[in-house]
RNA sequence: UACGCGUGGCCGCCGAGUCCGCGCUUCGCGGAGCCGGGGACCCAUUCUUUUCCGGGGUGAAUCGGACGCCGACCCUGUCGCGUCCGUAGGGCACUUCCACGUCCGAACCCGUCAGCUGACCCGGUAGGCGGCAUGGAAGCCAGGA
Numbered sequence: 001u002a003c004g005c006g007u008g009g010c011c012g013c014c015g016a017g018u019c020c021g022c023g024c025u026u027c028g029c030g031g032a033g034c035c036g037g038g039g040a041c042c043c044a045u046u047c048u049u050u051u052c053c054g055g056g057g058u059g060a061a062u063c064g065g066a067c068g069c070c071g072a073c074c075c076u077g078u079c080g081c082g083u084c085c086g087u088a089g090g091g092c093a094c095u096u097c098c099a100c101g102u103c104c105g106a107a108c109c110c111g112u113c114a115g116c117u118g119a120c121c122c123g124g125u126a127g128g129c130g131g132c133a134u135g136g137a138a139g140c141c142a143g144g145a
Stems, first nucleotide, its partner, number of pairs: 010131005018032006033125006043115001054113001055110004063086007071079003089104004094139006
């Protein structure tokens, strides 16, 4: 000097996942805030279910094509799974718009059941990452003189 790892503080990102109080203190309880679900009239729906393949929810995470597996089936077609390429949609250091670039485009849950929905009822408050963070305009805020 470079690279890598660990620990503490601070500053940030995705996300609802933050703050306060009391405790037997990396956890428990209560509250506030934020988030999600159920749930009338009216409205909507005219079907749903069984047989291949019920239906629904959280979330940006939907949809399509090619190829493979030859697995399932009403058997020559459909479904299921996998890979690749796209894509609806979503994120990227105050907010918005424009431009450029880049990344994600998952996973899980309910259990045959749920449209909307006032009162009302029920739950969650995790986890995972990063360390100068693009440019222009407007807005707003802070600081200095």